Predicted 3D model of a 468-nucleotide part of an RNA (small-subunit ribosomal RNA, 3' major domain) from an uncultured bacterium. The coordinates come from a structure-prediction model, not an experiment, and the mean pLDDT is 83.

Context: one part of a larger RNA
RNA sequence: UGACGGGGGCCCGCACAAGCGGCGGAGCAUGUGGAUUAAUUCGAUGCAACGCGAAGAACCUUACCUGGGCUUGACAUAUACAAGACAGGCGUAGAGAUACGUCCUCCCUUGUGGUUUGUAUACAGGUGGUGCAUGGUUGUCGUCAGCUCGUGUCGUGAGAUGUUGGGUUAAGUCCCGCAACGAGCGCAACCCUUGUCUUAUGUUGCCAGCAUUUGGUUGGGGACUCAUGAGAGACUGCCGGGGUCAACUCGGAGGAAGGUGGGGAUGACGUCAAAUCAUCAUGCCCCUUAUGACUUGGGCUACACACGUGCUACAAUGGAUAGGAACAAAGAGAAGCGAGCUCGCGAGAGUCAGCCAACCUCAUAAAACUAUUCUCAGUUCGGAUUGUAGUCUGCAACUCGACUACAUGAAGCUGGAAUCGCUAGUAAUCGCGAAUCAGAAUGUCGCGGUGAAUACGUUCCCGGGUCU
Numbered sequence: 001u002g003a004c005g006g007g008g009g010c011c012c013g014c015a016c017a018a019g020c021g022g023c024g025g026a027g028c029a030u031g032u033g034g035a036u037u038a039a040u041u042c043g044a045u046g047c048a049a050c051g052c053g054a055a056g057a058a059c060c061u062u063a064c065c066u067g068g069g070c071u072u073g074a075c076a077u078a079u080a081c082a083a084g085a086c087a088g089g090c091g092u093a094g095a096g097a098u099a100c101g102u103c104c105u106c107c108c109u110u111g112u113g114g115u116u117u118g119u120a121u122a123c124a125g126g127u128g129g130u131g132c133a134u135g136g137u138u139g140u141c142g143u144c145a146g147c148u149c150g151u152g153u154c155g156u157g158a159g160a161u162g163u164u165g166g167g168u169u170a171a172g173u174c175c176c177g178c179a180a181c182g183a184g185c186g187c188a189a190c191c192c193u194u195g196u197c198u199u200a201u202g203u204u205g206c207c208a209g210c211a212u213u214u215g216g217u218u219g220g221g222g223a224c225u226c227a228u229g230a231g232a233g234a235c236u237g238c239c240g241g242g243g244u245c246a247a248c249u250c251g252g253a254g255g256a257a258g259g260u261g262g263g264g265a266u267g268a269c270g271u272c273a274a275a276u277c278a279u280c281a282u283g284c285c286c287c288u289u290a291u292g293a294c295u296u297g298g299g300c301u302a303c304a305c306a307c308g309u310g311c312u313a314c315a316a317u318g319g320a321u322a323g324g325a326a327c328a329a330a331g332a333g334a335a336g337c338g339a340g341c342u343c344g345c346g347a348g349a350g351u352c353a354g355c356c357a358a359c360c361u362c363a364u365a366a367a368a369c370u371a372u373u374c375u376c377a378g379u380u381c382g383g384a385u386u387g388u389a390g391u392c393u394g395c396a397a398c399u400c401g402a403c404u405a406c407a408u409g410a411a412g413c414u415g416g417a418a419u420c421g422c423u424a425g426u427a428a429u430c431g432c433g434a435a436u437c438a439g440a441a442u443g444u445c446g447c448g449g450u451g452a453a454u455a456c457g458u459u460c461c462c463g464g465g466u467c468u
Base pairs, nucleotide, nucleotide: 007468008467009466010465011464012463013462015458016457019422020421021420022419026312027311028310029309030308031307032306033305034303042053043052064298065297067295068294070292073123077122078121079120080119081118082117083116088103089102090101091100092099093098107113125287126286128285129284130283134281135280136276137275138274139272141270146185147184148183149182150181151180152161153160154159165176166175167174191264192263193262194261196232197231198230199229200228201227202226206221207220210219211218235258238252239251240250241249242248314415318374319373320372321371322370323369331362332361333360336355337354340351341350342349343348381412386407387406388405389404390403391402392401428450429449430448431447432446433445434444
């Protein structure tokens, strides 16, 4: 000077408390440990690993294992020599990679050419090791309010001061004081989005009044909604009580919005030899007829068990059936989205409009509301598991896909110790979409609908800041 203390003071945070809903018990999905295996590829491991890398393992991917075959090589550059083609098609063998045979056959400046093949040599190649050799990127403390510098002053010096003190703030935010005076990186603001208004423009959007075939369909209109631009608006700016200042508190006016309006992006100096050599790059080491490369099949999907994260339930605030064209937002679409019609109980199939999309399509939102029924049961709850028959994608669904119909109808009656999330359009609940993607979400990322309870307070638990 720091760090630490079951030392002290002050302060903050869904940290506790007050509430609401979960996890922990069941079934299943998914990740991990373990054990297993020829292989179950590798990495991630307290918070900060475990629906994580993986925004999607049938083959491919794929790195692993088995078998088969290759050695200047699947891929790059260059030289020398040789060949006349190479590629491609067909046939035979094969699990294929490939091997053999055969057919056909290039451009041009006509050559020591390009391209190709063979041989030779330099070399290629490595998801092999080291993240404790590194770059880059990332997590975390933490969006916490801190971290420093110049000059001056003090101290023999390490250092101190400034940055401490008194107030205040979300904030080292601001004010006052002070041997300090200033400055930088952070805070805030500038950025995006949302909430109000004005204005400009109205197509593919909209429809008040007018006409209409009652369909914004058409004529028409620019008022409204909406879209896209450009502006305005909020600053404790104004008023009152308290308060030296800064502020804060109580109240008011105006306003769509009031004291950072809501949300996002933005992450200081540093910490953890934190993570990543398997995104990529890279030093060194290692392999070079193999630790490289090709290929068949298998594995990454196995299963006594243990843990994490989820989904579905255990029911009546519910299940089932029916009805009323009930009411969204945000997205995606050409090797695509696919209306309508016909067929099928259905998953879907056939046919075929429109749309490179404010135009057409995905696409009926669901919970909600109304009516009927069930009447507290392992049930008309719950749907695992299993059987049969099918659909779709794709060379191919056996290992190992999703979905449909019929049948089957496990466990489960609200969950021990313990533990998690959340302060408002939030929790809870209800559907919709997208990326990846041939196919394959209960995951992830977004979107809207309905829409709460509680916060006295800071003694305690956890983490953090500051002074001592």